The RNA shown here (small-subunit ribosomal RNA) has 1483 nucleotides and comes from an uncultured Chloroflexia bacterium. RNAcentral holds the sequence, with entries from SILVA. Its Rfam family is "Bacterial small subunit ribosomal RNA".
């Protein structure tokens, strides 16, 4: 720092996604050892059991086994130290320790204020502590209770309790003066204090601890104010102690803090109020930073303590292990009433993916009490448990190639694990043994950790390596397995038989006592853009103006000095973070210093800019004076021309409509014509990328009423501006309310059409509305898909309006509209380009992936339709945008081929004869299936072919190769017997070659390797082949252009059969098709001369040549390229005809010619054999043949070929036979000889329009031939039989000339032959092309695309199924804050007639005062009931739609002119996409 992912490919937009890095984690697999950290993020859920807060006997009394000292009636008793449950008392339990539930708040941070305060214990400092008094706990007695505890009377102490004294000294109150306002300060009056204890004494008293006043520190605490820091506007108004004010009252303290009583404020869009979430900070984590995100240990601050409410006490509390109530839970009970609060350490349940021991120790630090000693101290220090994280450290080092063996691969040569092992040599961290042994303690003793760190020695490689990953990003590749299966996956995507992406191994990368997943956060993301982003078409300019808050703002001068900039000062705790240094062997960890902490606060200073404020100025903006254009707007009247309808004439059959009709009107007279007349709606020509208006929109003329605006001039005012959140106005068309009005048009509807349907298009009618008047809606593709203002930045041309020069011309200067071209600059590209999308300011409005969705809830607005404003949940991984190159189009344009028209002759109909489909069969092998399969593979299926079917054999095999081992009567021949044949079987004959004479090959047998396969995959290949298409295309190299796909050459203009050639041209050249070279056939020469022929001679035939090149002439064109015509010529413009198929397309066809990767088989899928099938028949289809007849049949009789085969062959003559054929040889390996008879024709005869002397099927019979063998299944012949068929529907096929059509001949394959096929020869021998508008099918521009698997394409909604989350919804079930009344605990305060009281007064005393408790009442008060609403969930029959889901159903809407151009508003209508009306855009 970027990568992957949208497309055929580009760029661009945007959005998932990954690489880092962290974490109080968790999960898997794995684990050796240490140090330093951390460990209930969930249920603030609920606790067993034990601990976590006491101390003090030097405050008191009182008790005491036991000591000690005395006395003693020997029972005991003083006293005395000690000691102590418990009790009065004093301090401390307001600290330490938990935990985040509440809390959006002065809680917190920061910074101030406290002249609005407190303050135990500690420190300094003044003063002081006299003399008195009545009680009470414990105790002892008694009562009630189950207990818990509770009462009742009796006694006694204090550093417990009161009054009185005294007052330096405070409090209060008046007065003075003083301050903004206090303290303080003078003066008077009231009023307020106390307590011992220990120890020491020389008994005078000291000393220490305490105590009361009253003043200060300290550190603490309270309280207030700035400013700071979460979400939601779908929370917009909130608010009655509310806001202030006087007075009181409460507090330690200001204040409505609380109460009277008085006004009627406050708060709020800079976001009030209500709703959600949340302890805050220091810091942490990430980031280059700005930011994001978080708040676990550790620091500070808050709040809480089952919930809730209270208050007491105390320097502090409204108190975690404290007290009263309420309330839910738990335990307990003698049912009457008790106890209880782990969010303190541990520890249990339970939730959870998940978090630890019911340890030791008070030795250190630190607290608490005490005078100390000390006791306490789950605070702390330690340990234990967990790889939960950081840091360290080892699992060995060095040598070591035959690169063993094994394991993976393998192209069988090899390669790889791998110096890795072994093996030698060493070393001992770490491990086990064994000795020794700390520091952590100021000093005597005393150490939990701890025999722990650490040292020392001994043993021996010894005890110790796993995970994850290996398609791409992304560092690392192969073999097997599997066969869209099992499975992988973050994204993109793998897997349907050759998987480097699943699973295994082998071996490679990463990291390492960890590695991986998963989760959450930052980062990449500049992808919420402050730094640092957009908005014409990708997502995004409000429909438009007007104008409020607010932002922003012309020159020039002074002021202040608020922003702004510098300096000081205080502050910004400590850990943390950056730097330096030290300390544990290193590091993590720790210590010390320094800096940093962007912030606040205060002081000083400067004055450029902003700001304010004072006086100015005229360029900005208004205003005055002149002009001038114009469908600007309102309202009134008012013309004409058109349709309609209505009445009259005239006239007569039709008339409208369409593609074409029909439905309509018409003989009751339509339409067509004339006159008349009503009524309404619009306003032709001018008319124009002209005009005016903010937009929306404005169109005959008059008039009356109004807005704006251009120019001139430069008189006047003197920043008076600009934007505009809300807010207001205006605002096409449909649409709505009322009342009118309605001519033509016209959603709906009706009806004819069309169609498969046709709720459409078209065609007849027609209501609404379309017009007016009032009021409403408020949306449009409302577009320039471009907010508004300002300056500024090459031209050039058109036009509207105004001013100037000029001559009232041209022209030209300027302002000011509107258009079009076009520079620089922008921009993804299209494009824009002074009417800016440019280069700059401001001030608004918008966006942040697609879908769901401009929806649903909610509000607000409207009668209504609906309209604003606007989510989520789930789902995709893309969805766009611009251009590219294809293909495509029922887009254009140009051109061409029997494409088409203009001909001939077919097929399609009949029989036959093939071939396939289909069906049938034991089998009918197999392949070819639009064109481009169907007389195709096959140039020959009776048996063989042969692949299929049945049955029968055989297994190293019918056939190769290699090894081992046998074999001498051995290889071979093979009787006889079974048998269908293969086979089995085996009697008999009977061998070869070399040779050192041992034996070797060959050959046979036997094993083993292996063979075989017409089995699979033509979608794993070669190779060949079809097709498009014998079309004119397809491409490179450099250059140029474009950010790049790519594009240019390949385009245009002409021209050709041609990308053939000219010319033009940022191309210029070159390939590989085109042509031509090759063959063949037409003409001529030359040479040879088998052969035909009597010679000769050259028709023929073999060879080699020559010939035509638009070469010459005219005309056309451009002086071209070529075209036309014409001469000559056997031949003319490529002379015919053949071979020859660019880059590619079709996963086109061939695994069955052949070759060949895997794969399957192996007594079989291989192989031999026989018989059988490929021949089958209800049908269908395609390729021929035969005809249907007289241009013909038939019968005589005559005429002309060409090009080929022949030796297991062609087979003459002559003879037999009606024939097919025999028999028969002559000749010929062939210009000699043979097949060979050519046929159509001609020439004569005959049949006469008929199912025929047409047609030949089809069947009998009777021969011939081939062949082992013609039943399933051959050909030919003879005689007999005489089917359909009378020219053949839709539709289709060839052919442009020696063609078509007609007619025969031959060959190849072959024993034969189902050949009519196929290929090839001649022989007769033709109609026609007006012409490209039309099918078909190709090329070339151009264009529109939403299509690239390419229109056989893409795509839409309804419907049925399913799965998913989601609206509504009767109801039903919860949770939350608030209100209204109802009852009202404990309590605090207020009251108080009843009741009780030691102390103080007053009396002797009773008694009485005072005061204080209870009770008993009032205010307020939790919970608690009722109760109607708000707000938020669960759950729902039903029910909207949405999303998704394999090859369902309907239809064809949209994308090409998409077959009706599409789309938006809006209305109405339809199974459904849709349709249609009405105004509107062009995307």
């Nucleotide at each position: 720092a970027g990568a992957g992912u949208u497309u055929g490919a580009u760029c661009g937009u945007g959005g998932c996604u990954c690489a880092g890095g962290a974490u109080g984690a968790a999960c898997g697999c794995u684990a050796g050892c240490g140090g330093c950290g951390c460990g209930c993020u969930u249920a603030a859920u609920g606790c067993a059991u034990g601990u976590a807060a006491g101390u003090c006997g030097a405050g008191c009394g009182a008790u005491g086994a036991g000591g000690c000292u005395c006395c003693u009636u020997c029972g005991g008793g003083a006293g005395u130290a000690c000691a102590u449950c418990a009790g009065c008392g004093g301090c401390a339990g307001a600290c330490g320790g938990g935990u985040g539930a509440g809390u959006a708040a002065c809680a917190c941070g920061u910074g101030g204020a406290u002249g609005a305060u407190c303050u135990g214990c500690c420190c300094c400092a003044u003063a002081g502590a006299c003399a008195g008094g009545g009680a009470u706990a414990a105790c002892g007695a008694g009562u009630g209770g189950a207990a818990a505890c509770a009462c009742u009377g009796g006694c006694u102490a204090a550093u417990a309790c009161c009054g009185g004294a005294u007052a330096g000294c405070c409090u209060u109150g008046u007065a003075g003066g003083g301050u903004c306002g206090c303290a303080g300060c003078u003066a008077c009056a009231a009023g307020g204090a106390a307590a011992g204890g220990u120890c020491c004494u020389u008994c005078g008293g000291g000393a220490c601890c305490g105590c009361u006043a009253a003043g200060g520190g300290a550190g603490g605490a309270g309280u207030c104010c700035g400013c700071g820091g979460c979400c939601c506007a779908u929370c917009a108004g909130c608010u009655a102690g509310u806001u202030g004010g006087c007075g009181a009252g409460g507090u330690a303290a200001a204040g409505g803090c609380u109460c009277a009583c008085c006004a009627a404020g406050g708060c709020g869009a800079a976001g009030a109020c209500g709703g959600g979430u949340a302890g805050g900070g220091g810091g942490u984590g990430u980031g280059a930073g700005a930011g994001c995100a978080c708040g676990g240990c550790c620091c500070c601050c808050c709040a809480c303590a089952a919930u809730g409410g209270g208050a007491c006490u105390g320097a502090g509390a409204c108190a975690c292990g404290g007290c009263c109530c309420a309330u839910a839970c738990u335990c307990u009970u003698a049912c009457g009433g008790g106890a209880g609060g782990c969010a303190g350490c541990a520890g249990c349940a339970g939730g959870g993916a998940a978090u630890a021991u019911u340890g030791c120790a008070c030795a250190a630090u630190g607290g608490a009490c005490g005078a100390a000693a000390g006791u306490c101290u789950g605070a702390u220090g330690c340990a234990g448990c967990g790889a939960c994280g950081c840091c360290g450290c080892g699992u060995g080092a060095a040598u070591g190639a035959a690169g063993a063996a094994g394991g993976c691969c393998u192209u069988c040569g090899g390669g790889u694990u791998g110096u890795a092992a072994a093996a030698u040599u060493c070393u001992u961290u770490u491990c086990g043994g064994g000795g020794g042994g700390a520091a952590g303690a100021g000093g005597c003793a005393g150490g939990a950790c701890g025999g722990u760190a650490c040292c020392c020695u001994c043993g021996g490689a010894a005890u110790a390596a796993g995970c994850g990953u290996c398609g791409g990003c992304u560092a690392a590749c192969u073999a097997c397995g599997u066969g869209c299966c099992a499975g992988c996956a973050g994204c993109c995507g793998c897997g349907g038989u050759a998987a480097g992406a699943c699973g295994u191994a082998g071996g490679a990368c990463g990291c390492a006592a960890g590695c991986g997943u998963u989760a959450u956060c930052c980062g990449g993301a500049u992808u919420u853009a402050c730094u640092g982003g957009g908005c014409g078409u990708a997502a995004a300019g409000c429909g438009u103006c007007u104008g409020u808050a607010g932002g922003c703002g012309g020159a020039a001068a002074g002021a202040c000095a608020a922003g702004u900039u510098g300096g000081g000062c205080g502050u910004g705790a400590a850990a943390g973070c950056u730097c330096c240094g030290g300390g544990c062997u290193c590091a993590a960890c720790c210590c010390g210093g320094a800096g940093a902490g962007u912030g606040c606060g205060u002081u000083c200073a400067a004055u450029a800019c902003u700001g304010u404020c004072u006086a100015u100025c005229u360029a900005g903006a208004g205003g005055a004076g002149g002009u001038c254009a114009g469908a600007g707007g309102g309202g009134a009247g008012u013309g004409g021309a058109a349709u309609u309808u209505c009445a009259g004439g005239u006239g007569u059959a039709g008339c409208g409509g369409u593609a074409a009709a029909a439905u309509g009107c018409g003989c009751a007279g339509a339409u067509a014509u004339c006159u008349g007349a009503a009524g309404g709606a619009a306003c032709a020509c001018c008319a124009g990328u002209g005009g005016c208006g903010a937009a929306g929109g404005c169109g005959g003329c008059u008039c009356c009423c109004u807005g704006g605006g251009g120019c001139c001039c430069a008189c006047c005012u003197g920043a008076c501006g600009c934007u505009g959140a809300g807010a207001g106005a205006c605002g096409a068309a449909a649409g709505c309310u009322a009342g009118g009005g309605g001519a033509g048009c016209g959603a709906a509807c009706a009806g004819g059409a069309u169609u498969a349907g046709a709720g459409a298009c078209c065609c007849u009618g027609g209501u609404a509305g379309u017009c007016c008047u009032a009021g409403c809606c408020a949306u449009a593709a409302a577009c320039g898909a471009u907010g508004g203002a300002u300056g500024c930045u090459a031209g050039g041309u058109g036009u509207g309006g105004g001013a100037c020069c000029g001559a009232g011309a041209a022209g030209g200067u300027u302002c000011u509209g509107u258009g079009c071209c076009g520079g620089a600059g922008c921009a993804a590209a299209c494009g824009c380009g002074a009417u800016a999308a440019g280069c700059a300011u401001c001030c608004c409005g918008c966006c942040u992936g697609g879908g769901g969705a401009g929806u649903a809830c909610g509000a607000c607005c409207g009668c209504a339709a609906g309209g604003u404003u606007a989510a989520a949940a789930c789902u995709c991984a893309a969805a766009c945008g611009a251009a590219u190159u294809g293909a495509c189009g029922g887009g254009g344009c140009c051109c061409c081929g029997c494409a088409c028209a203009a001909g001939c002759a077919g097929c399609g109909g009949a029989g036959c004869g093939u071939g396939u489909g289909g069906u049938u069969u034991a089998a009918u092998u197999c392949g070819a299936u639009g064109u481009u399969a169907c007389a195709c593979g096959a140039a020959g299926a009776a048996c063989c072919u042969u692949a299929c079917c049945u049955g029968g054999g055989a297994u190293u095999g019918a056939c190769a190769u290699g090894c081992a081992g046998a074999u001498g009567g051995u290889a071979g021949u093979g009787a006889a017997g079974c048998g269908a044949a293969a086979g089995c079987g085996g009697a008999a004959c009977g061998a070869c070659c070399c040779u050192u004479c041992g034996g070797g090959g060959a050959g046979u047998c036997u094993g083993c390797a292996c063979a075989g396969g017409u089995g699979c995959u033509g979608c794993a290949u070669g190779g060949c082949u079809g097709u498009c298409g014998u079309c004119a295309g397809c491409u490179c190299g450099u250059g140029c252009c474009g950010u790049g796909a790519g594009g240019u050459g390949u385009c245009g203009g002409g021209u050709u059969a041609a990308g053939u050639c000219c010319c033009g041209u940022a191309a210029c050249g070159a390939g590989c098709g085109c042509a031509a070279c090759c063959c063949u056939u037409g003409c001529c020469c030359g040479c040879c001369g088998u052969u035909a022929u009597a010679c000769g001679u050259g028709u023929c035939a073999g060879c080699g040549g020559g010939g035509a090149c638009u070469g010459c002439c005219g005309g056309c064109g451009g002086u071209a390229a070529g075209c036309c015509g014409g001469a000559g010529g056997a031949a003319g413009g490529u002379g015919g005809g053949g071979a020859u198929g660019a880059c590619g397309u079709c996963a086109a066809g061939u695994c069955a010619g052949c070759a060949u990767g895997g794969c399957c088989u192996u007594u079989a899928u291989a192989u031999c054999c026989a018989g059988g099938g490929c021949u089958a028949c209800a049908c269908a289809c395609a390729c021929g043949c035969u005809a249907c007849a007289a241009u013909g049949g038939u019968c005589g009789g005559u005429a002309c070929a060409a090009a080929g085969g022949g030796c297991a062959g062609c087979g003459a003559a002559a003879c037999c036979g009606c024939g097919a054929g025999g028999u028969g040889a002559a000749g010929c390996g062939a210009a000699u000889c043979u097949c060979a008879a050519a046929a159509a024709g001609c020439c004569g005869g005959u049949c006469g329009u008929a199912g025929u002397u047409c047609g030949a099927a089809u069947u009998g019979c009777a021969g011939g031939c081939u062949g082992c063998a013609a039943c399933u299944c051959g050909c030919c012949u003879g005689c007999a039989u005489g089917a359909a068929g009378c020219u053949g529907g839709a539709g289709u096929u060839g052919c442009u000339a020696g063609u078509a059509a007609c007619c025969g001949c031959g060959c190849g394959u072959c024993a034969g032959c189902u050949a009519u096929a196929g290929u090839g020869c001649g022989g007769u021998g033709a109609a026609u092309a007006c012409g490209u508008u039309c099918c078909c099918g190709g090329g070339g521009c151009u264009u529109g695309u939403a299509c690239a698997c390419a229109c056989c394409g893409c795509c839409c909604g309804u419907c049925a199924c399913g799965u998913c989350a989601u609206g509504g919804a009767a109801g039903u079930u919860g949770g939350u804050a608030a209100c209204g009344c109802c009852u009202g605990a404990a309590g605090c305060c207020g009251g108080u007639a009843g009741c009780u009281u030691a102390g103080c007064c007053c009396g002797c005393a009773a008694g009485g005062g005072g005061g204080a408790g209870c009770g008993c009442u009032g205010u307020c008060g939790a919970a608690g009931g009722c109760g109607g609403g708000a707000c938020u969930g669960g759950c729902a029959a039903c029910u909207g739609g949405g999303a998704c889901g394999a090859a369902g159903u309907c239809g064809u809407a949209a994308c090409a002119a998409g077959g009706u151009a599409g789309c938006g508003g809006u209305a109405c209508c339809g199974g459904a996409a849709g349709g249609u009306g009405c105004g509107g855009c062009u995307g």